Background:
This is a predicted structure of a 162-nucleotide RNA (c-di-AMP riboswitch aptamer (ydaO/yuaA leader)) from an uncultured Verrucomicrobia subdivision 3 bacterium. The sequence was found by an Rfam model in a public genome assembly. Rfam family: c-di-AMP riboswitch aptamer (ydaO/yuaA leader). From the family's description: This family represents a conserved RNA structure found upstream of the ydaO and yuaA genes in Bacillus subtilis and related genes in other bacteria. The ydaO/yuaA element is thought to act as a genetic 'off' switch for the ydaO and yuaA genes in its native state. It is believed that the element may be triggered during osmotic shock leading to activation of ydaO, a predicted amino acid transporter gene, and members of the yuaA-yubG operon which code for KtrA and KtrB K+ transporters.
[in-house]
RNA sequence: AUGCCGUUGCAGCCUAAGUCCGGUUUGCUUUCCUCAAGCCGGAUGCGGGGGAACCGAACUCCCAGUGAUGGGACGGGGCGAACGGCUCGCGGCGACGCGCGCCAAGGCCACUUUCCAGGCCAAGCCCGUCAGCUAACCUCGUCGGCAAUGGGCAGGGCGAUC
Numbered sequence: 001a002u003g004c005c006g007u008u009g010c011a012g013c014c015u016a017a018g019u020c021c022g023g024u025u026u027g028c029u030u031u032c033c034u035c036a037a038g039c040c041g042g043a044u045g046c047g048g049g050g051g052a053a054c055c056g057a058a059c060u061c062c063c064a065g066u067g068a069u070g071g072g073a074c075g076g077g078g079c080g081a082a083c084g085g086c087u088c089g090c091g092g093c094g095a096c097g098c099g100c101g102c103c104a105a106g107g108c109c110a111c112u113u114u115c116c117a118g119g120c121c122a123a124g125c126c127c128g129u130c131a132g133c134u135a136a137c138c139u140c141g142u143c144g145g146c147a148a149u150g151g152g153c154a155g156g157g158c159g160a161u162c
Base pairs, nucleotide, nucleotide: 012146013145014144018044019043020042021041022040023039024038025037026036027035045142046141047140048139049138050137055132060073061072062071063070064069075130076127077126078125079124084103085102086101088099089098090097091096106121107120108119109118111155112154114152115151116150117149
């Protein structure tokens, strides 16, 4: 380090990401049944997007120029807690662009709400020039990653015993 056996304890967490039915393949053998996993289809639950009226929205910045104007910079939107801000370094005359670090809105910590203390995250991905809200309607997803801080008030659930 790996495998097997026994005993004891627990019965989960983040996320929308669960459940049921049918078919089929494999595990698994002579067959059937059962069980488990994968795939396909359907249903249901949960979650997302598009989509009227009404309402809402519409105005950018930099460089050159007296000015007309010329050249340049920044598209817009969606999922998600992950909105944003600042210093520094590099490129640019500049608007700005790239990178590290720090802060931080916000989010999570195990039955639930809440309080105190403590801790962690604050990313990533997608559409493709296009979409405000939005009834009817249309459409998509149901992955993946983990191993369980302490205490108080209140409210619940399960099991055993009396």